[in-house]
Context: one part of a larger RNA
RNA sequence: ACCAACGAGUUUAUGUAUUUUCUUUGUCUAAGUUCUUACGGAACGAAGGCUCAGCGAAAGCGAGUGUUAAUAGCGCGAAUUUAGAAUGGGAGCAAGACCCGAAGCCAAGCGAGCUUACCAUGACCAGGGUGAACUCCACCGAAAGGUAGAGGGAGGCCCGAACCCGUGAGCCGUGCAAUACUCUGGGAUGAGUUGUGGUAAGGAGUGAAAAGCUAAUCGAGCUUGGUAAUAGCUGGUUCUCCCCGAAAUAGCUUUAGGGCUAGCGUUUGUCGUAUUUUUCUGGAGGUAGAGCACUGAAUGGAACCUCUUGGGCUUUGCUCGGAUCUUCCAAUCAAACUCCGAAUGCCAGAAAAAAUUAACAAGCAGUCAGACUGUGGGGGCUAAGCUCCAUGGUCAAAAGGGAAACAGCCCAGAUCUUAAUCUAAGGCCCCUAAAUUCUAACUAAGUGUAUCAAAGGAAGUGAUGUUCCUCAGAUAGCUAGGAAGUUAGCUUAGAAGCAGCUAUCUUUCAAAAAGUGCGUAACAGCUUACUAGCUAAGGAACUUUGCGCCAAAAAUUCACGGGACUUUACUUAAAUGCCGAAGAUAAGGAGCUCCAAUUUAUUGGAGUUGGUAGGGGAGCGUUCCACCGGCACUGAAGCCAAUUUGUAAAGAUUGGUGGAGCGGGUGGAAGUGAGAAUGUUGGU
Numbered sequence: 001a002c003c004a005a006c007g008a009g010u011u012u013a014u015g016u017a018u019u020u021u022c023u024u025u026g027u028c029u030a031a032g033u034u035c036u037u038a039c040g041g042a043a044c045g046a047a048g049g050c051u052c053a054g055c056g057a058a059a060g061c062g063a064g065u066g067u068u069a070a071u072a073g074c075g076c077g078a079a080u081u082u083a084g085a086a087u088g089g090g091a092g093c094a095a096g097a098c099c100c101g102a103a104g105c106c107a108a109g110c111g112a113g114c115u116u117a118c119c120a121u122g123a124c125c126a127g128g129g130u131g132a133a134c135u136c137c138a139c140c141g142a143a144a145g146g147u148a149g150a151g152g153g154a155g156g157c158c159c160g161a162a163c164c165c166g167u168g169a170g171c172c173g174u175g176c177a178a179u180a181c182u183c184u185g186g187g188a189u190g191a192g193u194u195g196u197g198g199u200a201a202g203g204a205g206u207g208a209a210a211a212g213c214u215a216a217u218c219g220a221g222c223u224u225g226g227u228a229a230u231a232g233c234u235g236g237u238u239c240u241c242c243c244c245g246a247a248a249u250a251g252c253u254u255u256a257g258g259g260c261u262a263g264c265g266u267u268u269g270u271c272g273u274a275u276u277u278u279u280c281u282g283g284a285g286g287u288a289g290a291g292c293a294c295u296g297a298a299u300g301g302a303a304c305c306u307c308u309u310g311g312g313c314u315u316u317g318c319u320c321g322g323a324u325c326u327u328c329c330a331a332u333c334a335a336a337c338u339c340c341g342a343a344u345g346c347c348a349g350a351a352a353a354a355a356u357u358a359a360c361a362a363g364c365a366g367u368c369a370g371a372c373u374g375u376g377g378g379g380g381c382u383a384a385g386c387u388c389c390a391u392g393g394u395c396a397a398a399a400g401g402g403a404a405a406c407a408g409c410c411c412a413g414a415u416c417u418u419a420a421u422c423u424a425a426g427g428c429c430c431c432u433a434a435a436u437u438c439u440a441a442c443u444a445a446g447u448g449u450a451u452c453a454a455a456g457g458a459a460g461u462g463a464u465g466u467u468c469c470u471c472a473g474a475u476a477g478c479u480a481g482g483a484a485g486u487u488a489g490c491u492u493a494g495a496a497g498c499a500g501c502u503a504u505c506u507u508u509c510a511a512a513a514a515g516u517g518c519g520u521a522a523c524a525g526c527u528u529a530c531u532a533g534c535u536a537a538g539g540a541a542c543u544u545u546g547c548g549c550c551a552a553a554a555a556u557u558c559a560c561g562g563g564a565c566u567u568u569a570c571u572u573a574a575a576u577g578c579c580g581a582a583g584a585u586a587a588g589g590a591g592c593u594c595c596a597a598u599u600u601a602u603u604g605g606a607g608u609u610g611g612u613a614g615g616g617g618a619g620c621g622u623u624c625c626a627c628c629g630g631c632a633c634u635g636a637a638g639c640c641a642a643u644u645u646g647u648a649a650a651g652a653u654u655g656g657u658g659g660a661g662c663g664g665g666u667g668g669a670a671g672u673g674a675g676a677a678u679g680u681u682g683g684u
Base pairs, nucleotide, nucleotide: 001684002683003682004681005680006679011095012094014092016090018088020086021085022084023083026050027049028048032044033043034042035041036040054061055060064076065075066074067073098236099235101233105226106225107224108223109222110221116200117199118198119197120196121195122194123193124192125190127159128158129157130155134151135150136149138147139146140145163187164186165185168183169182170181202218204214205213206212239619240618241617242616243615244614249262250261251260252259253258263367264366265364266363267362268361269360270359274357275354276353277352278351279350280349281348282347283346289340290338291337295334296333297332299330300329301328302327303326306323307322308321310320311319312318313317370395371394372393373392374391375390376389377388378387379386400411401410402409415589416588417587418586420585421584422583426579427578428577429563430562431561435576437575439573440572441571448565449564456550457549460547461546462545463544465542466541467540468539469538477534478533479532480531481530483507484506485505488502489501490500513528517526518525590609591608592607593606594605595604596603597602598601620673622670623669624668625667626666627665628664630662631661638657639656640655641654642653643652644651645650
């Protein structure tokens, strides 16, 4: 990992609403007793329960009573009805209470053969080194004492085996080993090591103290019991079909991943359009927008009030400037401004249409983590697949088609069958169903072809509009000229059109600047403006706009899904056809609801049948029991296979195997259905 078996809403008591049945106007028996065909049943048995009268806190009164000064009102009652038993399924309550799962708490015991400490009694420590106290002797000294030598053998002394330990590294790390091995290392006469026996234990021991150790277990050992501890937590919870079908919100909560009540679902009953939508009529309101009439904000100008270490001047003052207040003019802004003011929405009434509408009562729930998207907003950065509200949609609980793939986007809501038809969104070159369709333009960037790029920049190109020049010859090009006073003046070493400053005149001309750019040290030189000629028909500037260009850097693959596409398979505008879904239609079948009809279980009509949590209904199968009726060695159950019936759970037949029991009908009772629980046991 797989297979098989086992594996989870049960039982008792109680009360509650409901189904079916029975008894009855009262009803039912309980314990118990007796009988009996005896672990079953029957009879007797009203103790007691409910009911028959209520109201009040009570005294109490009583079809009434309480409140109150009062019935005036008002509350609860009466005016008539039941109660009981059995039974099925539902939820509640008490119990282990659907099943498995803690860490823990308490009690009683068992442990010191591991380890900690201690006690008793034993054992062990190769070899080498150092050389304390003390003693003796020699010499020196007046002495105190000093020096030297010999002996001596101290020490939690030194080196280093056994022994004890475990420093560093390697190795091992499904190991040789649940702590080892190798090298290296520490102690090694001591607070040493060790054998045997003994003592001390669970809130207790022992501890040169690490909360260490107390049998591979220790911030409270192990075993059993209380015990099925408790678990607002996680996981799991077993056959089928049919009908309906949510919520992720509010309030409260030592409450926030839990609950209670309400909201939303379902079932039954009552009621019978009271509901919803559209149209019309009548209302309330202060949002969007707009506005400045109020409250505030804020810009410019004018006038005016008050002030002004301020500047200038022609200074008893004038003028310019600054600050403050008020008024006026012009143009603005506001969620907490409004002289105004919608659309929607809301309320009421009327009409029409449509439903399995609404409302009420009772039983049963689930839900309280929501997600994205459109719109209106708050927070944030007008950031977030962000967060919080409101209002729609979808998902959740919705499959199908489209968006390459893609819960929340677009289209559309799957009862079943069909090699039938029409469409939606979206598409029609090939992958790939359907147009290489038609008409007119644009784009040259592979821009683009199913998400989006900015500011800024540019003789890209199409369209629009305005102005100017132009056969009296424009613009470009070519040929020629482009002069003189003069090297203008100043400045400067120089400044001659061309470093800079000032001025920018005059003349000759077809025209020619006191000079447009290059250039020189300065000149020179080239060139432009300007002019003529040649040529020949358009040229120049700007505005608005379409499509393109640059700006433009990302991580597996270049990347429109790909191939590929250029008067297009791009973009814009228009047209016709076709494809395209579980949508609609066609044909046939099934379930459900309502209506009608009758032949009373059928027919016809209309509608309807996605579905998680959840509510309701109807069934299939397993084991056992009772009764009825059967099968079986001429072959039961079980197993294998084929055929076949039923909407399904399932059933039947035949053949093989097997070798002794087993179905059917009607009722009844449950240890009654497995794929999941790191499920349990067994097997492979």